A computed fold for a 91-nucleotide RNA from a Jatrophihabitantaceae bacterium, annotated as Bacterial small signal recognition particle RNA. The organism belongs to Jatrophihabitantaceae, within Bacteria. It is recorded under the gene name ffs. Rfam family: Bacterial small signal recognition particle RNA. Clan: SRP clan. For this family Rfam cites "Prediction of signal recognition particle RNA genes" (Regalia et al., Nucleic Acids Res, 2002).

Formats: sequence, C1' cells, structure tokens
RNA sequence: GACCCCUCGCGCGGUACGAAACCUGUGAACCUCCCCAGGGCCGGAAGGCAGCAAGGAUAAGCAGGCUCUGGUAGGUGCGCGAGGGGUCCUU
Repeated sequence: GACCCCUCGCGCGGUACGAAACCUGUGAACCUCCCCAGGGCCGGAAGGCAGCAAGGAUAAGCAGGCUCUGGUAGGUGCGCGAGGGGUCCUU
C1' cells in the first nucleotide's frame, strides 16, 4: 500500500408495524362556527336586527389506512467514518 472479516456509529433507501400529532370517512336539535328560507321584531318606506329548521365547515370521539408527515423495529441494501483482527506485496 491492496484486499478480506468482525463490531459500533452516521446518511440515504427498502421492508414490517403503528399514530393525540399524517391521510380518508364519520362526527354538534338541546351544545361550536358560517350561512340563515319561512316566521318574529324595529321602521311610513327603503331597509335593518336577532335568529329556528335545512345546508356547509369543524372539535372531541369513533372507524379505517400507509400516498404524504412523524415514529418504532431488524439475521435489511448501498455509501461514509471509527475501532479490532487476518492475508498478500514493497522498503
């Protein structure tokens, strides 16, 4: 100096499994938010106010998933680094 083996660490990837946190669905009469027909109230009117149902969104919760996010694991692939051991070559 070249090569091989073992151990450890790091990076990227793969695989598997999950999630208060990522994705999908569901999900609020009374009790969230938006929008509020009808009806109500104010007004001479124009118009305004509060606002039930329906509709929409979302929280907790529930169900499912692994595309993304995050995590865990290994008899996992490649690369890099550190330590140990071995073989060969040169001086």